Predicted 3D model of a 112-nucleotide RNA (c-di-AMP riboswitch aptamer (ydaO/yuaA leader)) from a Chloroflexota bacterium. The prediction has a mean pLDDT of 78. The source organism's lineage runs through Bacteria, Bacillati and Chloroflexota. Its Rfam family is "c-di-AMP riboswitch aptamer (ydaO/yuaA leader)". About the family: This family represents a conserved RNA structure found upstream of the ydaO and yuaA genes in Bacillus subtilis and related genes in other bacteria.
RNA sequence: UGCCUAAUCCUCGCUACGGCGGGGACCGGGGGAACCACCUCUUGGGGUGAACCCUCUAGCGAGGGCGGGUCAGACUGGGUCGACCCGAACCCGUCAGCUAACCCCGGCGGCA
Numbered sequence: 001u002g003c004c005u006a007a008u009c010c011u012c013g014c015u016a017c018g019g020c021g022g023g024g025a026c027c028g029g030g031g032g033a034a035c036c037a038c039c040u041c042u043u044g045g046g047g048u049g050a051a052c053c054c055u056c057u058a059g060c061g062a063g064g065g066c067g068g069g070u071c072a073g074a075c076u077g078g079g080u081c082g083a084c085c086c087g088a089a090c091c092c093g094u095c096a097g098c099u100a101a102c103c104c105c106g107g108c109g110g111c112a
Stems, first nucleotide, its partner, number of pairs: 001112004008025007026107006036097001044095001045092004052065005066087006073081003
């Protein structure tokens, strides 16, 4: 400097000069009326995230769908196909459809 990503920019203070903290803008996510939708059900429910759904099975497990990722692969205009891998973890605490105002949280990492 460029690229992926919401994960950038500006500014102030401190600093052991590595950074740390405050504020603002913007970006991402959540909560939250009316109207509309739903008709409420403990097998609790919801959120971040690709990390979910269905079928078979007593179970282990198997299969399929969907989603994410990788590639000196094939075709190619964005991309599509193929092969392989992954579908965790954490948070809220009985509560959350949508949602103006308003409120809250995050702005890491990685590659060349």